Context: one part of a larger RNA
RNA sequence: UGACGGGGGCCCGCACAAGCGGUGGAGCAUGUGGUUUAAUUCGAUGCAACGCGAAGAACCUUACCUAGGCUUGACAUCCCAGGAAUUCUCUGGAAACAGAGAAGUGCCUUUCGGGGAACCUGGAGACAGGUGCUGCAUGGCUGUCGUCAGCUCGUGUCGUGAGAUGUUGGGUUAAGUCCCGCAACGAGCGCAACCCUUAUCUUUAAUUGCCAUCAUUAAGUUGGGCACUUUAAAGAGACUGCCGGUGUUAAACCGGAGGAAGGUGGGGAUGACGUCAAGUCCUCAUGGCCUUUAUGCUUAGGGCUACACACGUGCUACAAUGGGUAGUACAAAGAGAAGCCAACUCGCGAGAGUGCGCCAAUCUCAAAAAGCUAUCCUAAGUUCGGAUUGGAGUCUGCAACUCGACUCCAUGAAGCUGGAAUCGCUAGUAAUCGCGGAUCAGCAUGCCGCGGUGAAUACGUUCCCGGGCCUUGUACA
Numbered sequence: 001u002g003a004c005g006g007g008g009g010c011c012c013g014c015a016c017a018a019g020c021g022g023u024g025g026a027g028c029a030u031g032u033g034g035u036u037u038a039a040u041u042c043g044a045u046g047c048a049a050c051g052c053g054a055a056g057a058a059c060c061u062u063a064c065c066u067a068g069g070c071u072u073g074a075c076a077u078c079c080c081a082g083g084a085a086u087u088c089u090c091u092g093g094a095a096a097c098a099g100a101g102a103a104g105u106g107c108c109u110u111u112c113g114g115g116g117a118a119c120c121u122g123g124a125g126a127c128a129g130g131u132g133c134u135g136c137a138u139g140g141c142u143g144u145c146g147u148c149a150g151c152u153c154g155u156g157u158c159g160u161g162a163g164a165u166g167u168u169g170g171g172u173u174a175a176g177u178c179c180c181g182c183a184a185c186g187a188g189c190g191c192a193a194c195c196c197u198u199a200u201c202u203u204u205a206a207u208u209g210c211c212a213u214c215a216u217u218a219a220g221u222u223g224g225g226c227a228c229u230u231u232a233a234a235g236a237g238a239c240u241g242c243c244g245g246u247g248u249u250a251a252a253c254c255g256g257a258g259g260a261a262g263g264u265g266g267g268g269a270u271g272a273c274g275u276c277a278a279g280u281c282c283u284c285a286u287g288g289c290c291u292u293u294a295u296g297c298u299u300a301g302g303g304c305u306a307c308a309c310a311c312g313u314g315c316u317a318c319a320a321u322g323g324g325u326a327g328u329a330c331a332a333a334g335a336g337a338a339g340c341c342a343a344c345u346c347g348c349g350a351g352a353g354u355g356c357g358c359c360a361a362u363c364u365c366a367a368a369a370a371g372c373u374a375u376c377c378u379a380a381g382u383u384c385g386g387a388u389u390g391g392a393g394u395c396u397g398c399a400a401c402u403c404g405a406c407u408c409c410a411u412g413a414a415g416c417u418g419g420a421a422u423c424g425c426u427a428g429u430a431a432u433c434g435c436g437g438a439u440c441a442g443c444a445u446g447c448c449g450c451g452g453u454g455a456a457u458a459c460g461u462u463c464c465c466g467g468g469c470c471u472u473g474u475a476c477a
Stems, first nucleotide, its partner, number of pairs: 001477002003474003007471007015461002019425005026316008034307002042053002064302007073127001077126002079123005086103007107116003129291002132289003138285002140280003143276001145274001150189006156165003169180003195268004200236007209226003214223002239262001242256005318418001322377007334365003339358002344353003384415001389410007431453007
């Protein structure tokens, strides 16, 4: 100087407390451990692994296993020889591939012999290849402490020195934020602001958007208009600016006015010096090592989907604040051409047929759902719950057996609110309700977004956990 203490002081955080809803019990989905297996590819492992890499394993993917093949190789550069490229047929085969046959002569140049470019086949070797090992050799990227308020430097001063001071102290703040004081005076990386979005207004603009007035229609449908809504560009607006009080005449705090918004208005992006030899050599790059008729390449089939069990994360429930049926209302944000698909017809339905429009403020997906109104059910393992199983189908796709999703009929399991324990959340939040997108042929209870309805509670900081500053002890570094 640090680190540590079941030392002290001050302070903060959904850390506790106060509340609301969960997990832990059930069924299923998904990931992991374990076990099994020819293989169940590999990685991730307290917080910070476990709906994680994977924004989508039937083939492919695929790295694993079994079997069949290849050895200058599926891919790159160089050399030699032959042939344009390419297309088709037959045989064997699971395919890869092997063998046989047929068609076919392009482009540039030429002294018409040929030469060249591209592509294919064969050959020799330099080499290719490796999701093989080492993340404890590395770059890059990422997680975490933590959006915590810290981490340092120059000069000066003090100390023999390690170092100290500044950065401590008194106030204050979300903040090393600001003020005052002070052997310090300044500065840098962080904080804040600058950026995006949302909340209010103005101006400009007015189609595909909108409709107050005038006509018109089944309908903003059409004429007309751009007031309003909205869209999208530029501005305005919030700064403790104003008033009162407290305070050291300070910084600041408390209350008030005006205001759409008030003290960082809400949300996002943004992550200092460093810590964990944290994670990743399976994104990529790369040192070293290993491999080279194989640890490379290729094909078919299988596996990653196994199942006594254990754990994590979720979905659906156990019902009446509910379930069924009928009617009816209101979103936002997105996506669409090998696409979204209207209307109509057929089918109980998943869907099928036909086919309008739309490269989209125009058309389509598209029905929002919870809600509201009416009615049935009346406390029951039920008109709750939907697992499981049987049958019949639809769709995608060469192909749904291993191993897809969905529909219909039948079946109708566990489950009556969950032990010890444990998680999230402070406001348009929790809870609850639907909608969309990426990936994607198909496949979503996951992920990422969007809006609808919309709470309760916070006395307080004694205690648990984590963190910051000062101080103290130490046989620790």
Molecule: small-subunit ribosomal RNA, 3' major domain
Organism: metagenome